[in-house]
A computed fold for a 268-nucleotide part of an RNA from a Candidatus Omnitrophota bacterium, annotated as large-subunit ribosomal RNA, domain VI.
Rfam family: Bacterial large subunit ribosomal RNA.

Context: one part of a larger RNA
RNA sequence: CGGAGGAAUCUUGAGGGGACCAGCCCGUAGUACGAGAGGACCCGGGUUUACGGACCUCCGGUGUUCCAGUUAUGCCGCCAGGUGUAACGCUGGUUAGCCGUGUCCGGACGAGAUAAGCGCUGAAUGCAUCUAAGCGCCAAGCUCACCCCAAGACUAGGAUUCCCGAGCCGUAAGGCUCCUAAAGGCCCCUGGAAGACUACCAGGUUGAUAGGCUGCAGGUAUAAGACCCGUGAGGGUUUCAGCCAAGCAGUACUAAUCGGCCGUGCGG
Repeated sequence: CGGAGGAAUCUUGAGGGGACCAGCCCGUAGUACGAGAGGACCCGGGUUUACGGACCUCCGGUGUUCCAGUUAUGCCGCCAGGUGUAACGCUGGUUAGCCGUGUCCGGACGAGAUAAGCGCUGAAUGCAUCUAAGCGCCAAGCUCACCCCAAGACUAGGAUUCCCGAGCCGUAAGGCUCCUAAAGGCCCCUGGAAGACUACCAGGUUGAUAGGCUGCAGGUAUAAGACCCGUGAGGGUUUCAGCCAAGCAGUACUAAUCGGCCGUGCGG
């Protein structure tokens, strides 16, 4: 910009993409078959590799925004207690998130038309013949079925709901004047398991969108100070303490202020 007024929400599916795998074991059955050795079709059940998708409950990784231990050195006047630097100094753990080696799920069932192939009926050719007319069966393959995208599918689809004026001119498309600025959308702002930007999604005081605060979960592992024991390094009690990120809730304390713009007027 188009989709024959303008919007919001929900959709149909032309078309396109993805997927389509296989092994092993058991039953049938040591049956059919076979002198024996051996050893089934069909059908039913179970399980697994690889591959693919999703997810983070479990297992595990990361987790330089959390906690603790510890070395050297500088600083905070000293002690104590802290802090800077040394790859986060090193080391031990670790929430959320993101991950796989973890967990769950998938390939299916079925239908239609077929290939090779197997047939029925059946002439040409009194026989025969699956084929010439006609009618069946039959593949991991084809079409559907399963998952995803999808109306710029210009044949531009469908449904529901919402919104919109008066006068004049013109056969009409349309034009002019005045009045008005709807439904809805955008700008802007707070943010996000969304994201390069944009977009998308949740919100903007009639508000829990983010921060803060409070509680909880969860992580570290028992803070500082004081007291007691020990000459001391250190140990014990107060103390399952103290501190605490991204998690879950609650709560307007802070910030989403005030506003502006677009969009018209019933439509061949």